[in-house]
This is a predicted structure of a 74-nucleotide RNA (transfer RNA) from a Bacteroidales bacterium. Taxonomically the source falls in Bacteroidales (Bacteria, Pseudomonadati, Bacteroidota, Bacteroidia). The coordinates come from a structure-prediction model, not an experiment, and the mean pLDDT is 81. Its Rfam family is "tRNA". The family's RNA type in Rfam is transfer RNA. From the family's description: Transfer RNA (tRNA) molecules are approximately 80 nucleotides in length. It was read from a public genome assembly.
RNA sequence: CGAGAAGUAGCGCAGUUGGCUAGCGCACCACGUUCGGGACGUGGGGGUCGGGCGUUCGAGUCGCCUCUUCUCGA
Numbered sequence: 001c002g003a004g005a006a007g008u009a010g011c012g013c014a015g016u017u018g019g020c021u022a023g024c025g026c027a028c029c030a031c032g033u034u035c036g037g038g039a040c041g042u043g044g045g046g047g048u049c050g051g052g053c054g055u056u057c058g059a060g061u062c063g064c065c066u067c068u069u070c071u072c073g074a
Base pairs, nucleotide, nucleotide: 001073002072003071004070005069006068007067010026011025012024013023019057028044029043030042031041032040050066051065052064053063054062
């Protein structure tokens, strides 16, 4: 320098040919249970989907630019 993949909650991930409110597990908080803790059960909080622009009535999803990481090639 060229090609490809990935980026969504603190961590790991899903998200269907664009469609109503963006989800799961772990973690975190509260309560119950216990003498207490752990485990278990119930409930709850946390995201402007790496950033920007565009297309559209509508974008996590499509297009363009850009940043980071990984792989391959030179």